[in-house]
Molecule: Lysine riboswitch aptamer
Organism: uncultured Limosilactobacillus sp.
RNA sequence: GAAGAGGUUGCAUCUCUUAUCAGUAACCCGCAACAGGUGAAUGAGCACCGAACGGCGGAGGAAAGGAAGGGAUGCCGAAACAGGUGCUGGCUUAUUCCAGCAGGCUGUUGGGCUAUGACUGAAUAAGUCAUGGACUGUCGCUAAAAUGCGGGGCGCUUC
Numbered sequence: 001g002a003a004g005a006g007g008u009u010g011c012a013u014c015u016c017u018u019a020u021c022a023g024u025a026a027c028c029c030g031c032a033a034c035a036g037g038u039g040a041a042u043g044a045g046c047a048c049c050g051a052a053c054g055g056c057g058g059a060g061g062a063a064a065g066g067a068a069g070g071g072a073u074g075c076c077g078a079a080a081c082a083g084g085u086g087c088u089g090g091c092u093u094a095u096u097c098c099a100g101c102a103g104g105c106u107g108u109u110g111g112g113c114u115a116u117g118a119c120u121g122a123a124u125a126a127g128u129c130a131u132g133g134a135c136u137g138u139c140g141c142u143a144a145a146a147u148g149c150g151g152g153g154c155g156c157u158u159c
Base pairs, nucleotide, nucleotide: 001159002158003157004156007076010075011074012073013072014071015070016069017068018067028058029057030056031055036049037048038047039046040096041095042094043093044092045091079109080108081107082106083105085102086101087100088099089098090097110136111135113133114132115131116130117129118128119127120126138151139150140149141148
């Protein structure tokens, strides 16, 4: 440098279908009452609405994210996460928070499963992080096997 392996859901992207989201939200009507309400949180402004916001009832009726299955594509640090940098957006500004993009900057993780806790979430789904558990793959102890111990993907096998 080239070619490969792990796997009973290997990883990621796109797309289709289905359920959930939800009889929820928007919009409209009515009733009772009241003075503030909205623009992510707070302070100061600005703009808009104002018998408004909110409550009850009627009518109306979604969508996105996330999930399951099918198909296609690219692959085996595939990819993911945490921190941090820059830019853009959320009315302006200060602090914080949220979302997206970029450089991949630093660090961690072999892989899937599962338990507990926290966070996100409509959710008891799912995901992320932390701490464990058994399983599995690979290398070493070892010429080989069993068992056991230990290591990590900048690794392992072949040429």